[in-house]
Parts: sequence; structure tokens; C1' cells
RNA sequence: CGGGACAAAUGCCACACCCGUCGCGAGGCGGGGCCGGAAAGCCACGGAUCUUGUUGCCCUCGCCUGAGGCCACCAAGACGGCCGGGUUGCCAAA
Repeated sequence: CGGGACAAAUGCCACACCCGUCGCGAGGCGGGGCCGGAAAGCCACGGAUCUUGUUGCCCUCGCCUGAGGCCACCAAGACGGCCGGGUUGCCAAA
């Protein structure tokens, strides 16, 4: 130095859910909680997913113009505990 090896140990975070709060919404924040995590620390660069809005096509109802639904494009946003990527970091024995 490499392996042993997240093995052990010190700790850390906090799914779902509940309460409060912010937001049109996805979701965020705080408290409780503890499914799990070796980066479940940080970062929206790429993808996936989700939300909102415009437009377009189609369908249904209605009737002179309206409502609802589905899909697609675009724009904006959410999401790091969806994946990839970047970056920082604790302890490490025989």
C1' cells in the first nucleotide's frame, strides 16, 4: 500500500403513517414514528416518474357553444429513499 471490509464498533439518516405549516398541485418544512440505508450526505447534468398551464387530435354528454375524459408536444415545477453521473466524508482488528 492492497485485501480482509460495512465484518466489528462509535455514531448518523429516517419509509409508510399521524399532527401542524407552506404550496394551485406534485411536494417541501417542523414534531412524533422507524420500513429500511455503507453514503438514505450534497448537487436537477441525463433518463424515468409525478404536478400545473397552453395548444393540438380523439371520445362522451349537451346544444350554439359549454363541460368532462384520454393521449401527444411545449413551458414551468416536483422528485437525490427511482436509476445513471459528479462531489465530500467516519471507523476500520486478527
This is a predicted structure of a 94-nucleotide RNA (c-di-GMP-I riboswitch aptamer) from Immundisolibacter cernigliae. The coordinates come from a structure-prediction model, not an experiment, and the mean pLDDT is 78. NCBI's taxonomy places the organism under Bacteria, Gammaproteobacteria, Immundisolibacterales, Immundisolibacteraceae, Immundisolibacter.